The prediction has a mean pLDDT of 83. A computed fold for a 122-nucleotide RNA from Phytohabitans suffuscus, annotated as Guanidine-I riboswitch aptamer.

RNA sequence: GUGAGGCGCGCCUAGGGUUCCGCCGCCCGUUCGCGCGGGCGGGGCUGGACCGAGAGACGCAGGCGCGCGCGUCGCGAUGCCGCGCCGCGCGCGCUCCACGGCGGGACAAAAGCCCGGGAGAC
Numbered sequence: 001g002u003g004a005g006g007c008g009c010g011c012c013u014a015g016g017g018u019u020c021c022g023c024c025g026c027c028c029g030u031u032c033g034c035g036c037g038g039g040c041g042g043g044g045c046u047g048g049a050c051c052g053a054g055a056g057a058c059g060c061a062g063g064c065g066c067g068c069g070c071g072u073c074g075c076g077a078u079g080c081c082g083c084g085c086c087g088c089g090c091g092c093g094c095u096c097c098a099c100g101g102c103g104g105g106a107c108a109a110a111a112g113c114c115c116g117g118g119a120g121a122c
Stems, first nucleotide, its partner, number of pairs: 008060003012056001015051002020048002022045001023042008062095010073084004097117001099120001103115003
């Protein structure tokens, strides 16, 4: 310098908006009134619910290392065993590091989501 493969999922949090619910404001209708129904607007409305991290938490899976057990096969030995490859199971351990735009995309909309461990920087 080039090529190939991999970097998963669940549940949450930081964060996020406003389709739905609720709340707030104004207006219309109805009621003696309380209240109820509808329309418009508000997310610089706490919320319900929703979206949600490569560089956030936890858990699981997967991968790798070591040990043990079982099994097929091969080799050596010749009783009972040993060694090797592979497969399965169990146990223990490891799974590091990570500065990062602009802009674009989806859902109603936005975002630390996706483009993206990108461009770029060191």

NCBI's taxonomy places the organism under Bacteria, Bacillati, Actinomycetes, Micromonosporales, Phytohabitans.